[in-house]
Context: one part of a larger RNA
Molecule: small-subunit ribosomal RNA, 5' domain
Organism: Dehalococcoidia bacterium
RNA sequence: GGGUGAACGCUGGCGGCGCGCUUAAUGCAUGCAAGUCGAACGUGCUUUCGGGCAAGUGGCAGACGGCUGAGUAACGCGUGAGUAACACACCCUUCGGUGGGGUAUAGCCUCGGGAAACUGAGGGUAAUCCCGCAUACGAUCCCAGUGCCUUGGUGUUGGGAUGAAAGCCCUCGGGCGCCGAAGGAGUGGCUCGCGUCCUAUCAGGUAGUUGGUGGGGUAACGGCUCACCAAGCCGAUGACGGGUAGCUGGUCUUAGAGGACGAUCAGCCAGAGGGGGACUGAGACACGGCCCCCACUCCUACGGGAGGCAGCAGCAGGGAAUUUUGGGCAAUGGACGAAAGUCUGACCCAGCGACGUCGCGUGGGGGAUGAAGGCUCUAGGGCUGUAAACCCCUUUUCCGAGGGAAGAGGAAGGACGGUACCUCGGGAAUAAGCUCCGGCUAACUACGUGCCAGCAGCCGCGGUAAUACGUAGGGAGCGAGCGUUACCC
Numbered sequence: 001g002g003g004u005g006a007a008c009g010c011u012g013g014c015g016g017c018g019c020g021c022u023u024a025a026u027g028c029a030u031g032c033a034a035g036u037c038g039a040a041c042g043u044g045c046u047u048u049c050g051g052g053c054a055a056g057u058g059g060c061a062g063a064c065g066g067c068u069g070a071g072u073a074a075c076g077c078g079u080g081a082g083u084a085a086c087a088c089a090c091c092c093u094u095c096g097g098u099g100g101g102g103u104a105u106a107g108c109c110u111c112g113g114g115a116a117a118c119u120g121a122g123g124g125u126a127a128u129c130c131c132g133c134a135u136a137c138g139a140u141c142c143c144a145g146u147g148c149c150u151u152g153g154u155g156u157u158g159g160g161a162u163g164a165a166a167g168c169c170c171u172c173g174g175g176c177g178c179c180g181a182a183g184g185a186g187u188g189g190c191u192c193g194c195g196u197c198c199u200a201u202c203a204g205g206u207a208g209u210u211g212g213u214g215g216g217g218u219a220a221c222g223g224c225u226c227a228c229c230a231a232g233c234c235g236a237u238g239a240c241g242g243g244u245a246g247c248u249g250g251u252c253u254u255a256g257a258g259g260a261c262g263a264u265c266a267g268c269c270a271g272a273g274g275g276g277g278a279c280u281g282a283g284a285c286a287c288g289g290c291c292c293c294c295a296c297u298c299c300u301a302c303g304g305g306a307g308g309c310a311g312c313a314g315c316a317g318g319g320a321a322u323u324u325u326g327g328g329c330a331a332u333g334g335a336c337g338a339a340a341g342u343c344u345g346a347c348c349c350a351g352c353g354a355c356g357u358c359g360c361g362u363g364g365g366g367g368a369u370g371a372a373g374g375c376u377c378u379a380g381g382g383c384u385g386u387a388a389a390c391c392c393c394u395u396u397u398c399c400g401a402g403g404g405a406a407g408a409g410g411a412a413g414g415a416c417g418g419u420a421c422c423u424c425g426g427g428a429a430u431a432a433g434c435u436c437c438g439g440c441u442a443a444c445u446a447c448g449u450g451c452c453a454g455c456a457g458c459c460g461c462g463g464u465a466a467u468a469c470g471u472a473g474g475g476a477g478c479g480a481g482c483g484u485u486a487c488c489c
Base pairs, nucleotide, nucleotide: 001489002488003487004486006485007484008483009482010481013360014359015358016357017356018355019353020352021318026316027315028314030313031312032311035060036059037058040057041056043054044053045052046051067271068270069269076196077195078194079193080192081191082190083189086188087187088186091184092183093182094181095180096179097178098177099133101131102130108123109122110121111120112119113118139162140161141160142159143158144157145156146155147154148153167176168175169174197243198242199241204234205233206232209231210230211229212228213227214226215225216224246268247267248266249265250261251260252259253258273294274293275292276291277290296307297306298305299304324350326349327348328347332346333344334343335342336341363393364392365391366390373384374383375382376381398426399425400424401423402422403421407416433478434477435476436475437474438459439458440457444473445472446471447470448469454461455460
């Protein structure tokens, strides 16, 4: 000198664009943040007979989006490869199919238990719920043979076995679905090369440990797991241990090399009070799902129950320190739906904060050998100073009035918003401070004080004329900011 998610002191006019718990991954009152479909199904209520509403069964979604960075030194991340060892709901393309049966169950009714949360028995019912049967290919498996290739890839011949399906709407034209198979798109799993902080005052570490055979398990390779067998495997090119830390694109600085950092935005990973577990599912070992243990909070009739803001607001606490319990689904995007639409604290906006950055303003011109006041003086004067007053002008801002958007791809539909912007009127009106003035370093005098009170980044000032302390006048610098502190280069 530059920088900051800053804080503190003094001060503070406006606007645009950004940013805003860096600390306690501490605890949370309250509201909202994930639903949707009646064109899958039966039923109840209602009806203007068109329909509407409701819980339940069923489907899809709740694995996305949002938050946080505790843990993690790791194939976690970055980069480049591999998968002949893999998966895929929704979407697209292609081929084929959609035959015929069955009995459960919620809702409902009856009776009961419980303070509640909730729950038991009996009766009866529907489906795109569930279960057989049939059929089926180039699907899967087994047997025999064969081509190309080489880990379980891809063809082909013969035989055998196994595995499907669901309907709904209709203007009767059709539309949406359902099942099997192949391909695509995109997404993901796994593996490997290289890179990725400090410490040797951590030198040896290791028993599923290292390898093999076989079984199990997985979408899939694999000690992933298990039985048996062998005794290996890693390490000064730093194993093991300890400390610290989410990683990256990037950001700051710098001539560069480098150094430091990893807020906002974007990608990946990890976590959801602490720990563990699986279920469902295409996908989770699942923030607003389930179960168990622990800690904590709450309710209770003491028998037993309920809860999880590291979602958006908000509260307490901690802290130098970080905002509204706001508006809207109008836009963008997402879930569901044939659609109308519903939901969406994602998002778009508004509010608060000079926290940052950029822009603008606080007036412009004229105006004295120069008012008053203040300061100073050698008492003549000098400085403040064209500064003020005063005259002329302007209206950015401000105030008032009127008009008034784009953002909405075709009719309507805009939270922002009566906003931006435009026009008219008014009136210099509404708007300047902060730090410094011994040297470094730009800017000097007077008084007070008297090694006191104090200053100070370094050198150092102050003990009776202090340009260094305090005040005043004057001056210098920056300016809606200016200083200080902390940290990085």